[in-house]
Parts: sequence; C1' cells; structure tokens
RNA sequence: GGGCUCGUGGUCCAGUGGUAAGACGUUACCCUCACACGGUAAAGACAGGAGUUCAAUUCUCCUCGGGCCCA
Repeated sequence: GGGCUCGUGGUCCAGUGGUAAGACGUUACCCUCACACGGUAAAGACAGGAGUUCAAUUCUCCUCGGGCCCA
C1' cells in the first nucleotide's frame, strides 16, 4: 500500500429499512436481626460525517479504530 471483516448501555451479545431484545453488572424498594440468595421496578447504547429514502442501527461513500490475509 491492497483485500476481507467487525464497531450497538459498564461488559457480552441479538436485531438488519418502520421508534433496539436479552444476559451479567448498577441503583431503589421488598424479603432478612443482618449479609447473601430471591422478587419487583428504574436508569443506561447503534464509532463520526455525508448521501439515498416518507423513514437508516440496517443501504451507499468517506474518515477513525480493532482483527485477519497478501505484498
């Protein structure tokens, strides 16, 4: 330098044009003499920019970052 692939809450991960699911974790409450376990509830995310579209996490382009391969 070229090709492929990935980027989603604190962590792991699903979703793939129509308002983002789940697990762990966190917080509050309940339970307990207390802690743990357990139960209920809440907060918390689409790497950045541009384009297409009525509508973009999803499609296209560029940039940034991670991984693999070639030189």